[in-house]
Order: sequence, then structure tokens, then C1' cells
RNA sequence: GCGGCCGUGGUCUAAUGGCAUGAUUCGAGCUUCCCAAGCUCGCGGCCCGGGUCCGAUUCCCGGCGGCCGCA
Repeated sequence: GCGGCCGUGGUCUAAUGGCAUGAUUCGAGCUUCCCAAGCUCGCGGCCCGGGUCCGAUUCCCGGCGGCCGCA
């Protein structure tokens, strides 16, 4: 330098055009003599810019970052 795959809360993860899912962590409550466990509720996210579309996490282009391969 070229090609391929990937980028979603603090962490891990689902969603392939129509309100962004779940787990875990964290906060509050219930329970317990206390702790742990369990149950309920809450906070928190689509890597950045542009395009297409009535509508983009999703499709297209560019950028940035990570991994792999080739040179």
C1' cells in the first nucleotide's frame, strides 16, 4: 500500500428499513437478626460525517479504530 471481517450503555450481547433486546454492574425498595442469595423497579447505548428513503442501528459513500490475510 491492497483486500476481507468487525465497531450498540461501565462490561458482554440481540436486532438485516418502522418505539433498540437481554444479561451483568450500579442505584432504590421488598425479604433476613446481619450478610449472601432471591424478587420488583430505575439509570445508562447504536464509532464519526454525508447520502438514499416518508422513515436508517440496518442500505450506499468517505473517515477513524480493532482483528486477519497479501504485498
Predicted 3D model of a 71-nucleotide RNA (transfer RNA) from Candidatus Micrarchaeota archaeon CG_4_10_14_0_2_um_filter_55_9. Rfam family: tRNA. The family's RNA type in Rfam is transfer RNA. Its family is annotated with triplet codon-amino acid adaptor activity in the Gene Ontology. The organism belongs to Microcaldota, within Archaea. The RNAcentral record of the sequence draws on ENA.